[in-house]
RNA sequence: GGGUCGUUAGCUCAACUGGCAGAGCGUUUGACUUACAUUCAAGAGGUUACAGGUUCGAGUCCUGUACGACCCA
Numbered sequence: 001g002g003g004u005c006g007u008u009a010g011c012u013c014a015a016c017u018g019g020c021a022g023a024g025c026g027u028u029u030g031a032c033u034u035a036c037a038u039u040c041a042a043g044a045g046g047u048u049a050c051a052g053g054u055u056c057g058a059g060u061c062c063u064g065u066a067c068g069a070c071c072c073a
């Protein structure tokens, strides 16, 4: 330099053929306990890497950029 794949909650990952962004763990509050842990209930937490485009509608399709992994030279 060329190519493929990836980037979504604090972490690990889902989200089907474009149609209201979710789970587990963690975290906060409450219940339980003398207390802690376990367990149960409820809650908070997102510019879906960034910038454009297509579309009535984009995490998903297209283009560019950044970062990471791998392959080729």
Base pairs, nucleotide, nucleotide: 001072002071003070004069005068006067007066010025011024012023013022019056027043028042029041030040031039049065050064051063052062053061
Description
A computed fold for a 73-nucleotide RNA from an Anaerolineae bacterium, annotated as transfer RNA. The same sequence occurs in records of 2 taxa. Lineage of the source: Bacteria > Bacillati > Chloroflexota > Anaerolineae. Rfam family: tRNA. Its family is annotated with triplet codon-amino acid adaptor activity in the Gene Ontology. By type it is a transfer RNA. The RNAcentral record of the sequence draws on ENA. Model confidence (mean pLDDT): 81 of 100.